Transfer RNA from a Polyangiaceae bacterium, 77 nucleotides, folded computationally.
The prediction has a mean pLDDT of 81.
Rfam family: tRNA. The family's RNA type in Rfam is transfer RNA. From the family's description: Transfer RNA (tRNA) molecules are approximately 80 nucleotides in length.
Formats: sequence, C1' cells, structure tokens
RNA sequence: CGGGGUGUACCUCAAUCUGGUAGAGGGCCGGCUUUGGGUGCCGGACGUUGCAGGUUCAAAUCCUGCCACCCCGACCA
Repeated sequence: CGGGGUGUACCUCAAUCUGGUAGAGGGCCGGCUUUGGGUGCCGGACGUUGCAGGUUCAAAUCCUGCCACCCCGACCA
C1' cells in the first nucleotide's frame, strides 16, 4: 500500500440479509425470603448502535468518508 472481517448496555452476544423507532443472558441496585450469606421470587437503572455526513415519512440496518482492532497478501530491510 491492497483485499477481507469486526465495532450495539459494565461484560458476552442477538436484531442488519428483507429499513418500522433496540433486546437476551450474566453482572449491578432495591424489596421479599434467611440469624446472616448464598439460593429463589419480584422490581429497577442502564445505550449519542465507533465518528461524521447523505438517502428516506422512518436508519443499528442502505450509501459515502474517516477512526480503532483482527486476518491475509504485497513492498522495504
């Protein structure tokens, strides 16, 4: 330098293909239960969907550019 992949809650990941207004599990907080802890039950807080722009009535999803990480190749030594 070229090609490909990934980026979503604190963590691990769905939802993207086929646009319809973002979820699961774990973790965290509170309540009940227990002598207490744990378990169990109930409730709750959580997100500028990597960044910016565009298309659209509507974008995590489509388009463009950029950033970070990973893989492969090329080049130099």